[in-house]
Context: one part of a larger RNA
RNA sequence: AUUUAACGGAAGUCUUCGGACGGAAGGUAAAUGCGCGAGCGGCGGAUGGGUGAGUAAUACGUGGGCAACCUGCCCUCUAGCUUGGGAUACCACUUGGAAACAGGUGCUAAUACCAAAUAAGAAGUAAGAGCGCAUGCUCAAGCUAUAAAAGGCGGUCUAUAAGGCUGUCACUAGAGGAUGGGCCCACGGUGCAUUAGCUAGUUGGUAAGGUAACGGCUUACCAAGGCGAUGAUGCAUAGCCGAGUUGAGAGACUGAACGGCCACAUUGGGACUGAGACACGGCCCAAACUCCUACGGGAGGCAGCAGUAGGGAAUCUUCCACAAUGGACGCAAGUCUGAUGGAGCAACGCCGCGUGAGUGAAGAAGGUUUUCGGAUCGUAAAGCUCUGUUGUUGGUGAAGAAGGACAAGGAUAGUAACUGAUUUUUGUUUGACGGUAAUCAACCAGAAAGUCACGGCUAACUACGUGCCAGCAGCCGCGGUAAUACGUAGGUGGCAAGCGUUGUCC
Numbered sequence: 001a002u003u004u005a006a007c008g009g010a011a012g013u014c015u016u017c018g019g020a021c022g023g024a025a026g027g028u029a030a031a032u033g034c035g036c037g038a039g040c041g042g043c044g045g046a047u048g049g050g051u052g053a054g055u056a057a058u059a060c061g062u063g064g065g066c067a068a069c070c071u072g073c074c075c076u077c078u079a080g081c082u083u084g085g086g087a088u089a090c091c092a093c094u095u096g097g098a099a100a101c102a103g104g105u106g107c108u109a110a111u112a113c114c115a116a117a118u119a120a121g122a123a124g125u126a127a128g129a130g131c132g133c134a135u136g137c138u139c140a141a142g143c144u145a146u147a148a149a150a151g152g153c154g155g156u157c158u159a160u161a162a163g164g165c166u167g168u169c170a171c172u173a174g175a176g177g178a179u180g181g182g183c184c185c186a187c188g189g190u191g192c193a194u195u196a197g198c199u200a201g202u203u204g205g206u207a208a209g210g211u212a213a214c215g216g217c218u219u220a221c222c223a224a225g226g227c228g229a230u231g232a233u234g235c236a237u238a239g240c241c242g243a244g245u246u247g248a249g250a251g252a253c254u255g256a257a258c259g260g261c262c263a264c265a266u267u268g269g270g271a272c273u274g275a276g277a278c279a280c281g282g283c284c285c286a287a288a289c290u291c292c293u294a295c296g297g298g299a300g301g302c303a304g305c306a307g308u309a310g311g312g313a314a315u316c317u318u319c320c321a322c323a324a325u326g327g328a329c330g331c332a333a334g335u336c337u338g339a340u341g342g343a344g345c346a347a348c349g350c351c352g353c354g355u356g357a358g359u360g361a362a363g364a365a366g367g368u369u370u371u372c373g374g375a376u377c378g379u380a381a382a383g384c385u386c387u388g389u390u391g392u393u394g395g396u397g398a399a400g401a402a403g404g405a406c407a408a409g410g411a412u413a414g415u416a417a418c419u420g421a422u423u424u425u426u427g428u429u430u431g432a433c434g435g436u437a438a439u440c441a442a443c444c445a446g447a448a449a450g451u452c453a454c455g456g457c458u459a460a461c462u463a464c465g466u467g468c469c470a471g472c473a474g475c476c477g478c479g480g481u482a483a484u485a486c487g488u489a490g491g492u493g494g495c496a497a498g499c500g501u502u503g504u505c506c
Base pairs, nucleotide, nucleotide: 001032002031003030007026012021013020014019050264051263052262060188061187062186063185064184065183066182069181070180074177075176076175077174078173079172080171082116083115084114085113091106092105093104094103095102096101123144124143125142128139129138130137131136151169152168153167154166155165156164157163190236191235192234197227198226199225202224203223204222205221206220207219208218209217239261240260241259242258243254244253245252246251266287267286268285269284270283289300290299291298292297317343319342320341321340325339326337327336328335329334356386357385358384359383366377367376368375369374391443392442393441394440395439396438400433404429405428406427407426408425409424410423411422412421450495451494452493453492454491455476456475457474461490462489463488464487465486471478472477
């Protein structure tokens, strides 16, 4: 919200004025639908994201091994999904506490929990058979114990219900695959010998325990071994690699971004749950710090994205969106996602474009210089003729969209049949960026050039000032009265929205 018992009784009609008939509005129980919502339950919080403290080997890289191992979700195959039970949250009442929270009594459900049945190709044991790479591996008659959700959502049959059948999603046991991990071995990559000896669970064996699994991994006993100048041990430094910078190469240096692996999550320790953690936004303990407090006690962890403070030479927005890609959950619709996609800031880098083009000699004015004739700035400017990249204004306006959903119709396999499943056609619908990119029109040369150097190395020179002063300097070195080396001016050379210095690598 809809339907609506009970209840409620208006208007109206009749009247013997006592009342009778009549039933609207309202309205709750209950049912159904939608929305919000804690709790029970399932899956995921072990991925994604951040950082490089530790680590010189329980790490990484390359190549192998496991006949010593595990693997949720996913795929294939086989067989099942039977019968029962007792609780507990939510809820109601209530107690303690400032709070965080904790407790009691009563009630109830499940794909929560428990018990039983069924059963071997799985597990244990094992007559026997085959094989190999050392321990061993594979097949196997027989014997022993062990499992589940009777579930959810639809459809259909029968007269409702119960029940049957069926589709789909779940569930259980087993075999295999895929993916992800675990363990072992060899080799490789660093400085110091002003670190030379180190080691008692230490090295090996037997037995037991433990682990998914091998193993001193742990324990008991026995033996006395093990490592080391081919550098043990110690100290210092350091995440490793694909790769990056540089170089003709050999090498040297680096490990930002992107990708792989490892380690860490305030500091230290521990386990629980789980397929997987010894778990960044889980738990417990200890410590430091911060906050709340009724002083009894509690709460927290940005090395997630933004942001604040501090430190520093120095490093950005408390932005938009789940439209795309990917992930979690879900049958799906969809929800969540600071992953991601985007936008913002910074010349931080790379790339591209512009700051105009053509013409123009009276070689103007002016500056500088001069041997006073001139030379130079210099076709440079002005003037004339154009263009409109960019800019300004106004129009048009994307790709990135695949899907999914809804409506209508068709097909395929199966079925007694229908839903359902798969697939297909048509129509409608989904864009944060963004009215962005692009494009069209109009308008104006209008709004847009700096910086370093000029003795040699090293491209580019004169004048004046100064006078071993002021100063320059990467090295050599300049300056003490004619400084192409200091300062200024004119000219010239280099690079250019940058240029130069400093630091650092080759």